[in-house]
RNA sequence: CGGAGAGUAGCGCAGCGGUAGCGCGCCUCGUUCGGGACGAGGAGGUCGUGGGUUCGAUCCCCACCUCUCCGA
Numbered sequence: 001c002g003g004a005g006a007g008u009a010g011c012g013c014a015g016c017g018g019u020a021g022c023g024c025g026c027c028u029c030g031u032u033c034g035g036g037a038c039g040a041g042g043a044g045g046u047c048g049u050g051g052g053u054u055c056g057a058u059c060c061c062c063a064c065c066u067c068u069c070c071g072a
Stems, first nucleotide, its partner, number of pairs: 001071007010024004018055001026042005048064005
């Protein structure tokens, strides 16, 4: 320098046009002598950044940033 992939909650991931979800973790309550386990409820997200298309974008298009892989 060229090509490909990835970026979504604290962590790991799903979601591929219609108000963003799962597991673990965290908080509260129940249960227990207490803890764990179990059960119930809850909080937490400018979807990497900036534009564009669209009635509507995590999703489509463009540029840029970061990381990984391949090639030179």
Source information
Transfer RNA from a Candidatus Bathyarchaeia archaeon, 72 nucleotides, folded computationally. The prediction has a mean pLDDT of 83. It matches the Rfam family "tRNA". From the family's description: Transfer RNA (tRNA) molecules are approximately 80 nucleotides in length.